A computed fold for a 163-nucleotide RNA from uncultured Acetatifactor sp., annotated as Lysine riboswitch aptamer. Its Rfam family is "Lysine riboswitch aptamer". The literature on the family includes a 2003 paper in Cell by Mandal et al., "Riboswitches Control Fundamental Biochemical Pathways in Bacillus subtilis and Other Bacteria". The sequence is in RNAcentral, with records from MGnify.
[in-house]
C1' cells in the first nucleotide's frame, strides 16, 4: 500500500412519504374610512399599474408555500459525517454593488450526552463554538497475576484483521 471490519441515548448521510412548526402569518375577497401614489428585492435606467381609486388604516371571511426541524420506509455507508471558509458557476429586464442558489481545493472535530454562556434561526427545534463533568471506541505506558479491573497520555493522516 491494498482488502476486509469494529465504535452507537435511535451510529450517519440521501431520496420519498408523513407530522408538527412556519401561521391563523403572506396573500386573496368584502365593508366603512382616508385619499396620490404604488410595482418589477437597492441604486440608476428601461417598464407597469394608478380618481373607472394607488398607497394606507379599522373589521368580516377565505386562507398558504419555502428554507429549517422530528419520525418511519428504502438505498448509499463507517471522517461515515458535521461545522468553517471559500477558486468558480447560475438564474433574474438591462448595467452595478449586495444578497440568493450550487460549490472544487483548504481547515477543524474519534464519538455521542448534561450543565451554563454565546452565535445562527420564527423557534423552547436542529446545528455550531467555547468551559466544566461523567460515559464511550481505540491504541501506547504503568499498576495489578498473564485474568478482571484502574491511573496517565494520546487518537480518524488513528484502530483491528489478513496479505
Nucleotide at each position: 500500500g491494498a482488502u476486509a471490519g469494529a465504535g452507537g441515548u435511535u451510529g450517519c448521510g440521501u431520496u420519498u412519504u408523513u407530522c408538527a412548526a412556519g401561521a391563523g402569518u403572506a396573500u386573496u375577497u368584502c365593508u366603512u374610512c382616508c385619499g396620490a401614489u404604488g410595482c418589477g428585492g437597492c441604486a440608476g435606467g428601461c417598464g407597469c399599474a394608478g380618481g373607472g381609486g394607488a398607497g394606507g388604516a379599522a373589521g368580516g371571511a377565505a386562507g398558504a408555500a419555502a428554507g429549517g426541524g422530528g419520525a418511519a420506509c428504502a438505498c448509499g455507508c463507517c471522517g461515515a459525517a458535521a461545522g468553517a471558509g471559500g477558486a468558480g458557476a447560475c438564474a433574474g429586464c438591462c448595467u452595478g454593488a449586495c444578497a440568493g442558489u450550487c460549490g472544487a481545493g483548504u481547515c477543524u472535530u474519534g464519538g455521542g450526552c448534561a450543565u451554563g454562556c454565546g452565535g445562527c434561526a420564527a423557534a423552547u427545534a436542529a446545528c455550531c463554538g467555547c468551559a466544566u463533568g461523567a460515559c464511550u471506541g481505540u491504541c501506547a505506558u504503568c499498576c495489578g497475576a498473564u485474568c478482571a479491573g484502574g491511573a496517565u497520555g494520546g487518537u480518524g493522516c488513528g484502530c483491528u484483521a489478513u496479505c